About this RNA
A computed fold for an 82-nucleotide RNA from uncultured Sulfurovum sp., annotated as TPP riboswitch aptamer (THI element). Its mean pLDDT, the model's own confidence on a scale to 100, is 79. Of the family's consensus pairs, 81% are formed in the model.
RNA sequence: AAUCUCUCGGGGUGCUAAUUUUAGCUGAGACAACCCGUUGAACUUGAACUGGAUAAUACCAGCGUAGGGAAGAAGAUUAUAU
Repeated sequence: AAUCUCUCGGGGUGCUAAUUUUAGCUGAGACAACCCGUUGAACUUGAACUGGAUAAUACCAGCGUAGGGAAGAAGAUUAUAU
C1' cells in the first nucleotide's frame, strides 16, 4: 500500500415493444443485489447541455485538474521498501 471480515452510512433504478405482465438493449447494478464511503467519477449540480452512435435511451465521449458528496475499529493475508 492492497485485499478480506465486522458494524454503520451514501447512491441509482432508464429506454423500446406487446399490454397480463413478460421480452429485448446498455451496464457492476434497472427492486435486487450491486457499487461507493474523504487516497472520495458510487452518485449528484451544470443538463430538457455539446458531439457521435442507436430501434430508443440519463448508450459512448466531452464537460471534469469544475462544484457538492456518505466512516470507524480490530485482526489476518499478500506485495514492496528500509
Rfam family: TPP riboswitch aptamer (THI element). The literature on the family includes a 2001 paper in Proc Natl Acad Sci U S A by Miranda-Rios et al., "A conserved RNA structure (thi box) is involved in regulation of thiamin biosynthetic gene expression in bacteria". Its family is annotated with thiamine pyrophosphate binding in the Gene Ontology.